[in-house]
Context: one part of a larger RNA
RNA sequence: CUGUGGUUAAGGAACUCGGCAAAAUGCCCCCGUAACUUCGGGAGAAGGGGGGCCAAAGCACCUGAAGCCCCGUGCGGGCUAGGGUGAGUUGGCCGCAGAGACCAGCGGAAAGCGACUGUUUACUAAAAACACAGGUCCGUGCGAAGAAGCAAUUCGAUGUAUACGGACUGACGCCUGCCCGGUGCUGGAACGUUAAGAGGACCGGUUAGCCUUUCGGGGCGAAGCUGAGAAUUUAAGCGCCAGUAAACGGCGGUGGUAACUAUAACCAUCCUAAGGUAGCGAAAUUCCUUGUCGGGUAAGUUCCGACCUGCACGAAUGGCGUAACGACUUUCCGGCUGUCUCAACCACAGGCCCG
Repeated sequence: CUGUGGUUAAGGAACUCGGCAAAAUGCCCCCGUAACUUCGGGAGAAGGGGGGCCAAAGCACCUGAAGCCCCGUGCGGGCUAGGGUGAGUUGGCCGCAGAGACCAGCGGAAAGCGACUGUUUACUAAAAACACAGGUCCGUGCGAAGAAGCAAUUCGAUGUAUACGGACUGACGCCUGCCCGGUGCUGGAACGUUAAGAGGACCGGUUAGCCUUUCGGGGCGAAGCUGAGAAUUUAAGCGCCAGUAAACGGCGGUGGUAACUAUAACCAUCCUAAGGUAGCGAAAUUCCUUGUCGGGUAAGUUCCGACCUGCACGAAUGGCGUAACGACUUUCCGGCUGUCUCAACCACAGGCCCG
């Protein structure tokens, strides 16, 4: 010097991002116990008191005679002395200390998030993330949908719509507004468009033959083979018409107006598919911002309660509440302390220096 333990005057979080770490609480019995609440809880709430040993007399329970009593004389029954256990009462004794060591909850007041018990990044993240019961939508009528496989086949399921698969939300309470123009999905089938196929008009290639010739050639050309191919016919799809948002998603601007001012219930106008309803709101969301006001502090960029000017909340990508729960996050209070003011000493281990 480092590490691990231990003690510390006065103060007691002044330390620090933050009480990190440490200290403190801790067991049993009795008393007592708030808001709130889903009436189960909260609760070991909180907060108090007692606890060792010795003696005594009672009490309760167990046992119980060889003593006493009884008879039906039995390995019988009843009572008691004695023995044991327990909770108290009274008195006394010792120590600093009696749950004497080890072991062994800190508590309270609020806020956020997630209902809860669970699950997770094996080796830096345990959470507000995942799951969850509950809710809704969509598909599926059974050789089900869906899934694995080339297939046979198998799972689904030895199940049958109170079932199974998929998607979203996430207990519970109160609720879940408007928009179907775009995208998607579902339905419709009149019309338009649309493939291969069918069709085969029309036009070619080839040439057996025929015609012609200045003998070089030129022309016509059946069948067969073959090229190209119009009209016509023809599905889903798309166009088209509807429905559908707990489908993907979206949910305005400008100007003016009231007898102080300010503001605008009101009016006008433009645009839109429709212009954000309830509830909440400087929020895990607020840039300006340490917004403003109130509370808490001597002093508070955090916290709590309000306001609403929501840069850029908002209703199952759920909205707002919510008892209980949480090794979650934030704020405050009590207790407690070497975290600190401010450091000191002791023990052990290691390092280093001298010998």